Predicted 3D model of a 74-nucleotide RNA (transfer RNA) from a Patescibacteria group bacterium.
The RNAcentral record of the sequence draws on ENA.
Model confidence (mean pLDDT): 81 of 100.
Its Rfam family is "tRNA". Rfam links the family to the GO term triplet codon-amino acid adaptor activity.
RNA sequence: GGGCAUAUAGCUCAGUUGGUUAGAGUGCACGGUUCACAUCCGUGAGGUCAAAGGUUCAAAUCCUUUUAUGCCCA
Numbered sequence: 001g002g003g004c005a006u007a008u009a010g011c012u013c014a015g016u017u018g019g020u021u022a023g024a025g026u027g028c029a030c031g032g033u034u035c036a037c038a039u040c041c042g043u044g045a046g047g048u049c050a051a052a053g054g055u056u057c058a059a060a061u062c063c064u065u066u067u068a069u070g071c072c073c074a
Base pairs, nucleotide, nucleotide: 001073002072003071004070005069006068007067010026011025012024013023019057028044029043030042031041032040050066051065052064053063054062
C1' cells in the first nucleotide's frame, strides 16, 4: 500500500435480507425469603446501536466516507 471481518447496556452477545417500545445472560441498586450470609424469587435503573453524511413515509439494519481493533496478501 491492497483486501476481509468486527464495533449494540459495566462485561459477553442476540436482533430472522428496513416496520410501529432495542432485547437476553451476567453484573449493579432496592424489596421478599433467612437469626444472619449465600442461594432463590420479584422490581428497577442503565443504550446519542463507533462517528458523519445520504436514500426512504420509516434506518441498529441499505449506500458512501472516516475512526478503532483483529486477520490475510505484498